[in-house]
A computed fold for a 529-nucleotide part of an RNA from Nostoc sp. NIES-2111, annotated as large-subunit ribosomal RNA, domain I. Model confidence (mean pLDDT): 83 of 100. Its Rfam family is "Bacterial large subunit ribosomal RNA". Rfam links the family to the GO terms structural constituent of ribosome and ribosome. Taxonomically the source falls in Nostoc (Bacteria, Bacillati, Cyanobacteriota, Cyanophyceae). The RNAcentral record of the full RNA draws on ENA.

Context: one part of a larger RNA
């Protein structure tokens, strides 16, 4: 020096654990904000750096309920207090709520400064003024007005809108109307009561799911893209206007019309209505008002076991009991009967929400056929685009731009060029619950989900430390013990650290603390060079 074994050190793997995550289900909520939000800054404690709580009324105030012995947060100590005249704690309602922030009296390098008291700006209402320009209008000014603004995860609608990629290259095409940006709204949004489908039979608004079907189609007929009818389900709901006509009020005027507003009337495709005549008060009732069963926001009661053994019993041994409760968690090991609970039963002064029910607005018919009305720069057409599964194609249907430009029921549109016949519908105004989508947030529950290099980036004071001018990037880090009983006292040492003593079931559980692998470093022993 090497090998082997043992014993230690170092190290923190492994198994065990869970305080934290992840996913989903059901229910709630689906918004907050000029009555100042979200998010912050700075303060508030006897002592107070941080976190949480709170706001100069500041670790809190008032009232109403619950509850019943301790309390002054995490978080000890010291000090001083409070509490059965009911504190702390839990729930409901209210008050207070510095400064910044949409930030709004003016300014500003947010949390500050200045004036000295101001709805800053926009909108709306009223009034006064008032151009080009005569009447007027635009504009200006004043007063009033809590209408708006800003924030927010996804879902929704609309506007703008890529590229990598695929086509084994690439240009039409695809990726994809995706990502991204912007605007707007709601608890859902959008869509929606046929100018719809169909096909000789019929259906009867919209939305969503299953099938039809990877079919019909479309496509450098490449890559690919990709329906609809119809069938089966979920849900189910229908309405209001414009016009003709009538009445009133106002305006214009060539005195008979035109026009505006308000009210009545009217709403349809076996065409309807106006109009003329006849007749009548039934039915429904989504919106509004009243109502308030119940629900939510604190809680209460709630069965049944002892002995031995042990450091400790829930294990084991012995003998019992409850069960509408043998879900679960905790307790010095593994508990139906120790604790909290569980099954079951009960409970609200106050606030929120709401079913049934009631009221109200509104809401029907028959006959006639002459006249009138039935949504216009619209429909259609041409050209250029877009969107339809459909790439210009034979290309209908839908939308946009430019140009052109009808008809009024003997009308008009559609049925995939177009024409005829037939059938279906009634455009150019509007509203509409449910079935559907989503989850930042609250509650409950579940898991052939994770268990500290996993699971969120974050189990721990984490979007922290740290890095970057900045946008931004972004960690590591859990476990003494049942209980601190956290090692008085003595010894060595400056200390760190250690040796005794003591605690404890255990200290090789001693805070660098449960288990404690390997690499690595030693010591001892054996063999060997």
């Nucleotide at each position: 020096g090497g090998c082997u074994a043992a014993u230690g050190g170092u190290g923190g793997a492994u198994a065990c654990c869970u305080a934290g995550g992840c996913a989903c289900a059901c229910a709630g909520a689906g918004g907050c904000g000029a009555a100042g939000a979200a998010g912050g800054a700075c303060g508030u404690g006897g002592u107070u750096a941080c976190c949480g709580a709170c706001g100069a009324a500041a670790u809190a105030c008032u009232c109403c309920g619950g509850g019943g012995a301790g309390u002054u947060g995490g978080a000890a100590g010291c000090a001083a207090a409070c509490a059965u005249u009911g504190a702390g704690c839990c729930g409901g309602a209210g008050g207070u709520g510095u400064c910044c922030g949409a930030a709004u009296g003016g300014g500003g390098c947010a949390a500050c400064c200045c004036u000295a008291a101001a709805u800053a700006c926009a909108g709306c209402c009223u009034g006064u003024u008032g151009a080009a320009u005569a009447u007027a209008u635009a504009g200006a000014c004043a007063g009033g007005u809590a209408u708006g603004a800003g924030c927010c995860a996804a879902c929704c609608c609309a506007g703008c809108g890529a590229a990598c990629u695929g086509a084994a290259a690439c240009a039409u095409c695809u990726u994809a109307g995706u990502a991204g940006c912007u605007g707007g709204a709601g608890g859902a949004a959008a869509a929606g009561a046929a100018a719809u489908c169909a096909a000789a039979a019929g259906a009867g608004a919209u939305u969503c799911c299953c099938c039809a079907a990877g079919u019909a189609g479309u496509g450098g007929u490449g890559a690919g893209c990709g329906a609809a009818a119809g069938g089966g389900g979920a849900a189910g709901a229908g309405c209001c206007u414009a016009a003709a006509c009538c009445a009133g009020a106002g305006g214009g005027u060539u005195u008979a019309c035109c026009u505006u507003c308000u009210g009545g009337g009217g709403u349809u495709g076996u065409g309807g209505g106006a109009c003329a005549g006849c007749g009548a008060u039934a039915u429904c009732g989504a919106a509004u008002c009243c109502a308030g069963c119940g629900a939510u926001u604190a809680g209460a009661c709630g069965a049944a076991g002892c002995g031995g053994c042990u450091a400790a019993a829930u294990a084991c041994c012995g003998c019992a009991c409850c069960a509408g409760a043998g879900a679960a968690a905790g307790u010095g090991a593994a508990a139906g009967u120790c604790u909290u609970g569980u099954a079951g039963u009960c409970g609200a002064a106050a606030a929120u929400u709401c079913a049934a029910g009631g009221a109200u607005a509104g809401u029907a018919g028959c006959u006639g056929a002459a006249u009138c009305c039935c949504g216009a720069g619209u429909a259609g057409c041409a050209u250029g685009g877009a969107g339809c599964a459909c790439g210009a194609g034979g290309a209908a249907u839908u939308c946009c731009a430019u140009g052109u430009g009808a008809a009024u029921c003997a009308g008009c549109g559609a049925g995939g060029a177009c024409c005829a016949u037939c059938u279906c519908g009634u455009a150019a105004g509007g509203c509409u619950a449910a079935a559907u989508a989503c989850u930042a947030c609250u509650g409950u529950g579940u898991g052939a989900c994770c268990g500290a290099u996993a699971g969120u980036g974050a189990a721990c004071c984490a979007g922290u430390a740290c890095c970057g001018c900045g946008a931004g990037g972004g960690a590591a880090a859990g476990g003494u013990g049942a209980a601190a009983a956290g090692a008085a006292c003595c010894c060595c040492g400056c200390a760190a650290g250690g040796g005794g003593a003591g605690u404890g079931a255990a200290a090789u559980a001693g805070a660098a603390c449960a288990u404690g692998a390997a690499a690595c470093c030693a010591u001892u022993a054996g063999c060997u060079u």